[in-house]
Molecule: transfer RNA
Organism: Candidatus Altarchaeales archaeon
RNA sequence: GCCCCAGUAGCUCAGCUGGUAGAGCGUUGCCUUGGUAAGGCAGAGGUCGUGGGUUCGGAUCCCACCUGGGGCU
Numbered sequence: 001g002c003c004c005c006a007g008u009a010g011c012u013c014a015g016c017u018g019g020u021a022g023a024g025c026g027u028u029g030c031c032u033u034g035g036u037a038a039g040g041c042a043g044a045g046g047u048c049g050u051g052g053g054u055u056c057g058g059a060u061c062c063c064a065c066c067u068g069g070g071g072c073u
Stems, first nucleotide, its partner, number of pairs: 001072007010025004019056001027043005049065005
């Protein structure tokens, strides 16, 4: 230098045949207990890596860039 993959909640990831963004764990409150743990119920938490483009509409399609991983020379 070129090619491929990944970047989404605090963490691990799903969603990527365009139509209001989700799960598990964690966290907060409540229930339960004499008190914990476990269990149950409810909630909070996200400019979907950045900037543009296409579109009525973009996490999703296109372009450039950034970060991480892998490969080739």